[in-house]
Context: one part of a larger RNA
RNA sequence: UGACGGGGACCCGCACAAGCGGUGGAGCAUGUGGUUUAAUUCGAAGCAACGCGAAGAACCUUACCCGGUCUUGACAUCCCUGCGAAGAGAUGGUAAUGCAUCUUGUACUACGGUACGCAGGAGACAGGUGGUGCAUGGUUGUCGUCAGCUCGUGUCGUGAGAUGUUGGGUUAAGUCCCGCAACGAGCGCAACCCCUGCCCCCAGUAGCCAGCAUGUAAAGGUGGGCACUCUGAGGGGACAGCCGGGGAUAACCCGGAGGAAGGCGGGGAUGACGUCAAAUCAUCAUGCCCCUUAUGACCGGGGCUACACACGUGCUACAAUGGCGUAAACAAAGGGAAGCGAGAGUGCAAGCUUAAGCGAACCCCAAAAAUAACGCCUCAGUUCGGAUUGCAGCCUGCAACUCGGCUGCAUGAAGUUGGAAUCGCUAGUAAUCGCGGAUCAGAAUGCCGCGGUGAAUACGUUCCCGGGUCUUGCACU
Numbered sequence: 001u002g003a004c005g006g007g008g009a010c011c012c013g014c015a016c017a018a019g020c021g022g023u024g025g026a027g028c029a030u031g032u033g034g035u036u037u038a039a040u041u042c043g044a045a046g047c048a049a050c051g052c053g054a055a056g057a058a059c060c061u062u063a064c065c066c067g068g069u070c071u072u073g074a075c076a077u078c079c080c081u082g083c084g085a086a087g088a089g090a091u092g093g094u095a096a097u098g099c100a101u102c103u104u105g106u107a108c109u110a111c112g113g114u115a116c117g118c119a120g121g122a123g124a125c126a127g128g129u130g131g132u133g134c135a136u137g138g139u140u141g142u143c144g145u146c147a148g149c150u151c152g153u154g155u156c157g158u159g160a161g162a163u164g165u166u167g168g169g170u171u172a173a174g175u176c177c178c179g180c181a182a183c184g185a186g187c188g189c190a191a192c193c194c195c196u197g198c199c200c201c202c203a204g205u206a207g208c209c210a211g212c213a214u215g216u217a218a219a220g221g222u223g224g225g226c227a228c229u230c231u232g233a234g235g236g237g238a239c240a241g242c243c244g245g246g247g248a249u250a251a252c253c254c255g256g257a258g259g260a261a262g263g264c265g266g267g268g269a270u271g272a273c274g275u276c277a278a279a280u281c282a283u284c285a286u287g288c289c290c291c292u293u294a295u296g297a298c299c300g301g302g303g304c305u306a307c308a309c310a311c312g313u314g315c316u317a318c319a320a321u322g323g324c325g326u327a328a329a330c331a332a333a334g335g336g337a338a339g340c341g342a343g344a345g346u347g348c349a350a351g352c353u354u355a356a357g358c359g360a361a362c363c364c365c366a367a368a369a370a371u372a373a374c375g376c377c378u379c380a381g382u383u384c385g386g387a388u389u390g391c392a393g394c395c396u397g398c399a400a401c402u403c404g405g406c407u408g409c410a411u412g413a414a415g416u417u418g419g420a421a422u423c424g425c426u427a428g429u430a431a432u433c434g435c436g437g438a439u440c441a442g443a444a445u446g447c448c449g450c451g452g453u454g455a456a457u458a459c460g461u462u463c464c465c466g467g468g469u470c471u472u473g474c475a476c477u
Base pairs, nucleotide, nucleotide: 002476004473005472007471008470009469010468011467012466013465015461016460019425020424021423022422023421026316027315028314029313030312031311032310033309034307035306042053043052064302065301066300067299068298069297070296073125077124078123079121080120081119082118083117084116087104088103089102090101091100092099107114108113127291128290130289131288132287136285137284138280139279140278141276143274148187149186150185151184152183153182154163155162156161167178168177169176193268194267195266196265198236199235200234202232203231204230207226208225212223213222214221239262242256243255244254245253246252318418322377323376324375325374326373328371334365335364336363339358340357343354344353345352346351384415389410390409391408392407393406394405395404431453432452433451434450435449436448437447
């Protein structure tokens, strides 16, 4: 100087408290440990591993296991020889690739060959998801969007260092003001960027009968028009600007007016110096070490999906603020050509057949659901709950046995609100309801988004946890 203290002072945070809803009990989904296995590939490990890498394991993926194959190799550069463009198809054989045979095909040319490709050969080499994240780059998590971390010159101190950065106020903030042996500066804070909330202007193949005409069973359907809604570009608007009070007349704080919005309006992106030898050699790159007829490469099958058990994260419930049925209403944000697929027909349904339109403010996915109305159920293991199982089907795909999703009928398990303990959330939030997308042939209760309905509570900072500033003590540095 730091670090530490069951030392002190001050301050902050869903940290506690006040509330609302969960987890922990049940069934299932998913990840992990363990066990098992020929293999159950590898990594992640308190917070900050465990619906994590994986935005999607039937084959492929795939790195693992078994078996069968290859050895200049599946891939790159160079050399020699031969053949031919490349390539396509068929047959035989195999579990399958490899393999063998046949047919077809034949670029440019100065006719020497060239380019490209295939086959064979020689070696230089290729190849390795093999090891080391404690050799590394890059990237990432975390403290933490916490308010801190430093430098130049000067001054003080023998020096390590101090000062500045401390003090009095104030702030979300080392934010700002005042003071001061300091004066300045940098990285952070804030602002500049994006979305959202109000208004204006410009533009109008979605929107409007607003005003006119036409038209229908109904309909912006049509003519016509950009007024409104909306979409998209540009601008305005909020600054403690105005008034009152407090305060050192400062910074700033409290109240009020006006205003769509008021004291950072709400949300996002943005992560200082550093900490954890934190994570990643399996995204990639890379030093060193190791393998080289194998630790490389190809193929078939299996495994990653096992199951006495333990834990994490979720979904669905245990019901009447509910379940079921009937017939009505209101979104936003997205996606679509090897695609989205209307309508019609057909099937109880999943779906199938046919097929219009649309590269999409135009057509389609598409129905929003909770909600409101009417009816049934009347507290029961039930008209709650849907696990499990049987049968019959549908779809994707070369192929659903191991091991996919969906539908119908039947079956109807546990579960009557969950011990100790523990998590999230302060407002359009929690809770609850549905919708979309990425990945993707198919396969979400996960993830990332979107809107609908829409609360309760915060006295306060004694205590728990984490953090900041000053100060004090000293086993440590």
A computed fold for a 477-nucleotide part of an RNA from an uncultured bacterium, annotated as small-subunit ribosomal RNA, 3' major domain. The full RNA is in RNAcentral, with records from ENA and SILVA. Model confidence (mean pLDDT): 83 of 100.